Large-subunit ribosomal RNA, domain VI from a Bacillota bacterium, 266 nucleotides, folded computationally. Taxonomically the source falls in Bacillota (Bacteria, Bacillati). It matches the Rfam family "Bacterial large subunit ribosomal RNA". It was read from a public genome assembly.
[in-house]
Context: one part of a larger RNA
Parts: sequence; C1' cells; structure tokens
RNA sequence: CGUAAGAUAUUUGAGAGGACCUGACCUUAGUACGAAAGGACCGGGUUGGACGUACCUAUGGUGCACCAGUUGUCACGCCAGUGGCACAGCUGGGUAGCGAAGUACGGUAGGGAUAAACGCUGAAAGCAUCUAAGCGUGAAACCCGCCUCAAGAUGAGAUAUCUCUUGGUGUUAGACCAGUAAGGACCCUUGUAGACCACAAGGUUGAUAGGUCGGAGGUGUAAGCACAGUAAUGUGUUCAGCUGACCGAUACUAAUAGUCCGAGGG
Repeated sequence: CGUAAGAUAUUUGAGAGGACCUGACCUUAGUACGAAAGGACCGGGUUGGACGUACCUAUGGUGCACCAGUUGUCACGCCAGUGGCACAGCUGGGUAGCGAAGUACGGUAGGGAUAAACGCUGAAAGCAUCUAAGCGUGAAACCCGCCUCAAGAUGAGAUAUCUCUUGGUGUUAGACCAGUAAGGACCCUUGUAGACCACAAGGUUGAUAGGUCGGAGGUGUAAGCACAGUAAUGUGUUCAGCUGACCGAUACUAAUAGUCCGAGGG
C1' cells in the first nucleotide's frame, strides 16, 4: 500500500515445511518342518541404541562478586575491624537463569489408491489362460492420518462484536481539507519477549520495575562484649550474621501531565 467504510477478537486451510530409523530378549514353541543336525512364518509382550522436541522437580555443570576460609602487600593514625591490588589473587561451596551427561515425550495405530507378486471370473482361440471387458489381495515408497507455519491464497476467504453519518471547499467526481467515533499509537515502568523492530505484562480505577518488609534457597555460627588460657586460640551470646536474579506483601519512588492518528462507505 492492497484486501470497495473504519475497527477488535476468533478462525477455515489452498499451499509449504518437519517427522518417518532400528536392535535384542521373553512367549507362541523346541511347536510346524526335518532321518538327524537344526529350526520358523503369523501373533502377543518387555527392554534398548541412535535421532528429535520440550523442560530444569530430582542428578550433575556453570553461576565475574551470594557466603565463607586464606597468602603477600598498601591504605583507613595505632589495636581491633575493614577496603584496594595481585588471573575473579587463590581455595571451598552455591540461588535464579542457561546447559546435559539429567527428566519427560515422539516415530505408532488406522484409512485410500498402488509396485513387484499372488488370485477370481473370462473370451479372442468350444480347451487353456490373473486380462483383452470386469473384480480382488498386496510394501518402510505415494495420498491422508501426527507436529509447525499459513488469506499478499491479489482467487486477498469466514464468524462474532463495536463505531456511526460532523463541519467546510468543490462538483462530471468514488474529489479535497478539518475536527471526531470505535479503536490505535506516541511517551513512560518492564520481561515470560528480544540484535533493532516486533511480541507480551502494565501505566494511579495501578503491584509494571525499584525500594522496604516477610519468606524460600545459599553460606555456615558475624561484629562487639564476656569468660577460660602466658599466648596461639577456644567457649557463650548464636544453627548466628550476611545474602544477585526466586516466592509473596506493601504505593515509599518512578510509570505524571498530555499529544497525535483514526470512518462518512458500491
């Protein structure tokens, strides 16, 4: 921009893409078959491999500053307590998030038309013949079925609901200008989204983010003080103190105020 007014929801599916794999074991059954050796079809069940999709409860990884320990050195006047630098100084753990080696699930079933092949009926050709007319069975291949996208499918689809006929210019006009309706956007707070855009949640009639408070989870018993010990240190206060992303509560802070776009129909 189009989809013969303008919108908001919900959809149909022309078409396109993805997926399509396979082993072993048990049973049927040591049966059919076979002199024996050996050893099934068909059917039923169990459990794997690789691949794929989703996810993070558990397992395990990461987790650039969440907690603790610790070395050297410098600083805060000193002690104590902290901070800076040294690969994140090093080391031990670890929330959310994100990963797999983890968890869950998938390939199926079924239908249609067929290939090779196997048949029925059956002439040409009194017989025979699956074929010439006609009718069947039949595969991981084909078309559906499963998953995803999809009406720019210009062949532009469908359903429901909302808005209603303002003012001016002009007239061959389905033209032009302006203000509006439903609705939308700008702007702002953001994340389940994300390169940007978009998408999604919100904007005071508000829990959208931050803060605060409470909790979960993490770390592992802070500082100060007291006591014991010559001291290093230990014990008590104290399962403390601290705590990024997680779960809630709470308008304290910021989403204020406002502006713009947007129909008049064949």